[in-house]
This is a predicted structure of an 84-nucleotide RNA (transfer RNA) from an uncultured Armatimonadetes bacterium. The sequence was found in a public genome assembly. Model confidence (mean pLDDT): 81 of 100. Rfam family: tRNA.
RNA sequence: GCCGAAGUGGUGGAACGGUAGACACGCGCGCCUCAAAAGCGUGUGAGGAAACUCGUGCGGGUUCGAGUCCCGCCUUCGGCACCA
Repeated sequence: GCCGAAGUGGUGGAACGGUAGACACGCGCGCCUCAAAAGCGUGUGAGGAAACUCGUGCGGGUUCGAGUCCCGCCUUCGGCACCA
């Protein structure tokens, strides 16, 4: 340099172009307990009191609508080539 795969919350991960983060772990709060562990309830991407806004590596594009499709780039992994 060429080809291919991957990048989503704190973690593992889900999602035919149609409510992003299902489900699980972890964590917060509460219940229970003398106290804890276990268990149960509830919450948990970011900002905000709420309404709402933003968010799938980065920047563009297509579309009524993009994590998903198209273009460019970055990072990681695998393969190939070059290495006089």